This is a predicted structure of a 76-nucleotide RNA (transfer RNA) from Streptomyces alboflavus. Rfam family: tRNA. By type it is a transfer RNA. Model confidence (mean pLDDT): 81 of 100.
[in-house]
RNA sequence: CUGGUCGUAGCUCAGUAGGUAGAGCGCCUGGUUUGGGGCCAGGAGGCCGCAAGUUCGAGACUUGCCGACCAGACCA
Numbered sequence: 001c002u003g004g005u006c007g008u009a010g011c012u013c014a015g016u017a018g019g020u021a022g023a024g025c026g027c028c029u030g031g032u033u034u035g036g037g038g039c040c041a042g043g044a045g046g047c048c049g050c051a052a053g054u055u056c057g058a059g060a061c062u063u064g065c066c067g068a069c070c071a072g073a074c075c076a
Stems, first nucleotide, its partner, number of pairs: 001072007010025004019056001027043006049065005
């Protein structure tokens, strides 16, 4: 330098025919218990790497940039 994959909640990941975002673990509150753990019920938490475009509407499509990983090329 070229090509490819990925970037969604604190963590691991779903969401892939564009229609207003989910799970598990973790966290908070209450119940159960003498207390803890476990179990049960409820709850908080992300505008989806950044910017722009298309569209009535974008996590999802297009473009640029940033970052991670993989492969290749080039130089010594």